[in-house]
RNA sequence: UCGCGGGAGAGAUCGGGGCGCCGUUUCAGUCCCGACGCCGAAGGCGCAACCGCCCCGGAAACGCUCAGGCAAAAGGACCGCGA
Numbered sequence: 001u002c003g004c005g006g007g008a009g010a011g012a013u014c015g016g017g018g019c020g021c022c023g024u025u026u027c028a029g030u031c032c033c034g035a036c037g038c039c040g041a042a043g044g045c046g047c048a049a050c051c052g053c054c055c056c057g058g059a060a061a062c063g064c065u066c067a068g069g070c071a072a073a074a075g076g077a078c079c080g081c082g083a
Base pairs, nucleotide, nucleotide: 001083002082003081004080005079006078011036013035014034015033016032017031018030019029037070038069039068043066044064045063046062050058051057052056
């Protein structure tokens, strides 16, 4: 690095418009835009515990949330097994 398995957190919130369904109404679904509230375990940044070939380097699960995420799906640090 690749394959398989496990893998958390936080609104399936609110408003507007379209599509769709439909005899009508209502509800659910989907797309776009806006709003506020949140999460941190892709990434990024910061402090610096810590580490090393030690005066120079590498650096977190801590912090920030730019990005990302807040039903499912996808993703996912990290862990286990195999090559």